[in-house]
RNA sequence: GAGUCAGGCACGGGGUGCGCAGAUAGCGCUGAGAUCAGACCCGUUGAACCUGCUCUAGCUCGAACUAGCGAAGGGAUGUCCCAUCCAAGUGCA
Repeated sequence: GAGUCAGGCACGGGGUGCGCAGAUAGCGCUGAGAUCAGACCCGUUGAACCUGCUCUAGCUCGAACUAGCGAAGGGAUGUCCCAUCCAAGUGCA
């Protein structure tokens, strides 16, 4: 000087559905998370999330789930530490 995995810190990105009910209240379901908790998930090795999509098939009361679409098109990062490597110098033998 370069710098992996993991981790720390800071910063940033994202979603909030379905059924009953009946009016924005409430009950239940799935889920990490179901519109506010300073929660949860995710940050390029990026299916977190968005578009296509009020998609297609199975399943379900429905959503969820499984498969496809999907090698699709988008999507939010810096820094510290560090294995190791490279170069130069110094000391000892």

This is a predicted structure of a 93-nucleotide RNA (TPP riboswitch aptamer (THI element)) from Corynebacterium spheniscorum. The prediction has a mean pLDDT of 77. Of the family's consensus pairs, 95% are formed in the model. The RNAcentral record of the sequence draws on Rfam. Taxonomically the source falls in Corynebacterium (Bacteria, Actinomycetes, Mycobacteriales, Corynebacteriaceae).